The RNA shown here (transfer RNA) has 74 nucleotides and comes from Algisphaera agarilytica. Lineage of the source: Bacteria > Pseudomonadati > Planctomycetota > Phycisphaerae > Algisphaera. Rfam family: tRNA. Gene Ontology term of the family: triplet codon-amino acid adaptor activity. RNAcentral records the identical sequence in 2 taxa. Model confidence (mean pLDDT): 82 of 100.

[in-house]
RNA sequence: ACGGGUGUAGCUCAGUUGGCUAGAGCAGCGGAUUCCAAAUCCGCAGGUCGUGGGUUCGAGUCCCUCCACCCGUG
Numbered sequence: 001a002c003g004g005g006u007g008u009a010g011c012u013c014a015g016u017u018g019g020c021u022a023g024a025g026c027a028g029c030g031g032a033u034u035c036c037a038a039a040u041c042c043g044c045a046g047g048u049c050g051u052g053g054g055u056u057c058g059a060g061u062c063c064c065u066c067c068a069c070c071c072g073u074g
Stems, first nucleotide, its partner, number of pairs: 001073007010026004019057001028044005050066001052064003
């Protein structure tokens, strides 16, 4: 330099052919339970969906650009 892959909550990941409000588990916080804890149960909070644009009535999803990481070719 070229080709491919990945990027969504603090962490690990789902998210179908573009469509109603962006989700799960763990972690965190509050509560129940307990003599106190752990475990268990209930609830809550947490996201500019890597950046910036574009298409569309509508984008996590499609297109372009750039960034980070991984793999490969030379």